[in-house]
RNA sequence: UUCUUAUCCAGAGAGGUGGAGGGACUGGCCCUGCGAAACCUCGGCAACGGGUUCUUAUGAAUACCGUGCCAAUUCCAUCAAGUCAUAUGACUUGAGAGAUGAGAA
Numbered sequence: 001u002u003c004u005u006a007u008c009c010a011g012a013g014a015g016g017u018g019g020a021g022g023g024a025c026u027g028g029c030c031c032u033g034c035g036a037a038a039c040c041u042c043g044g045c046a047a048c049g050g051g052u053u054c055u056u057a058u059g060a061a062u063a064c065c066g067u068g069c070c071a072a073u074u075c076c077a078u079c080a081a082g083u084c085a086u087a088u089g090a091c092u093u094g095a096g097a098g099a100u101g102a103g104a105a
Base pairs, nucleotide, nucleotide: 001105002104003103004102005101006100007099008098013042014041015040016039017038021031022030023029026077027076028075043070044069045068048066049065050064051062052061053060054059074097078095079094080093081092082091083090084089
């Protein structure tokens, strides 16, 4: 990097360095000199994989290890089908895009 698969309306921030961007892309809408990104320290959230404990089993518990995460539903959207609505539109399901875990090449 690609493929397969599961999940994505819950949850969780302070300080230091830094000095203008960030929220994947495009559009919108937001965040940001009351300090963006990035890095560091400490803290926290969360049972995806491992470990441990309980359980006949299904399963449950536990942040010990490996990841991940800590503004806004994946911030919102696009396409298809359906339901409701006179219409603008709202909702449901699926697909697409993306993120994370696990497995494989």
The prediction has a mean pLDDT of 84. The RNA shown here (SAM riboswitch aptamer (S box leader)) has 105 nucleotides and comes from [Bacillus] enclensis. Lineage of the source: Bacteria > Bacillati > Bacillota > Caryophanales > Rossellomorea. The RNAcentral record of the sequence draws on Ribocentre.